[in-house]
A computed fold for a 91-nucleotide RNA from Plantactinospora endophytica, annotated as SAM riboswitch aptamer (S box leader). The prediction has a mean pLDDT of 81. Of the family's consensus pairs, 89% are formed in the model. Taxonomically the source falls in Plantactinospora (Bacteria, Bacillati, Actinomycetota, Micromonosporales). It was read from a public genome assembly, where an Rfam model found it.

């Protein structure tokens, strides 16, 4: 990188730095932002994908702990497209 699988209306925010845009993308709405948004860094947290553990027929429990996500608006919302993130197994 390309396919395959499962999921996206629950749930979780604080400082520091930066500084103008941001909420993937294309159209329209709507929202967030100089009271500092996005980010990125560090600490706290939800969460249960896959490891562990504890039961086990399927399957389901825990969150102390290992790899990952994620912590504004249902993937912000409607159309749109070889749509997109993640997460698992395989090649």
């Nucleotide at each position: 990188u390309g396919g395959c699988c499962a999921u996206c209306c629950a749930g979780a925010g604080c400082g520091a730095c930066c500084g103008a845009g941001a909420g993937a993308c294309c159209u329209g709405g709507c929202u967030c932002g100089u009271c500092g948004a996005c980010g990125u860094c560090g600490c706290a947290g939800c969460a249960a994908c896959c490891c562990c553990c504890c039961a086990u027929c399927c399957g389901g429990g825990u969150g102390c702990g290992g790899g990952u996500g994620c912590u504004a608006c249902c993937g912000c919302c409607a159309g749109g497209a070889c749509c997109g993130a993640u997460g698992g197994a395989g090649g």